This is a predicted structure of an 89-nucleotide RNA (c-di-GMP-I riboswitch aptamer) from a Chloroflexota bacterium.
It was read from a public genome assembly, where an Rfam model found it.
C1' cells in the first nucleotide's frame, strides 16, 4: 500500500413514526426520533422500482377511464465510476 473488517478507538450518518415547509404525486428540506450502516460519502452510467399535474400518442363502456411517451423521484434495491476515517486478526 492492497485485500479485509474487531462487542477496538476518535468520530460520523440516520429507517419507521411525529411536527413544519415545498411538490400534482413519487418524494424532498428542516426539527424531533433511532431501525440500522465501514462508505447509509458523492455520482442516475447499466438494470430495477415508484410517481405521472400539464402536454402528446393509443384504446374504451367518452363531462371520463385505462395503458404508454415525455418528464420527475429513489444512491438505505443491485451493479459500475469517483473520493474517504481507523487498524486487531
Nucleotide at each position: 500500500c492492497u485485500c479485509c473488517g474487531a462487542c477496538a478507538a476518535c468520530g460520523g450518518c440516520a429507517a419507521a413514526c411525529c411536527c413544519a415547509g415545498c411538490g400534482a404525486a413519487a418524494g424532498u428540506u428542516g426539527g424531533g426520533g433511532g431501525c440500522g450502516c465501514a462508505a447509509a460519502g458523492c455520482u442516475a452510467c447499466g438494470g430495477g422500482u415508484c410517481u405521472c399535474c400539464c402536454u402528446c400518442c393509443g384504446c374504451c363502456u367518452c363531462u371520463g377511464g385505462c395503458g404508454g411517451a415525455c418528464a420527475g423521484a429513489c444512491a438505505g434495491c443491485c451493479g459500475g465510476g469517483c473520493u474517504g476515517c481507523c487498524g486487531a486478526a
The prediction has a mean pLDDT of 88. NCBI's taxonomy places the organism under Bacteria, Bacillati, Chloroflexota.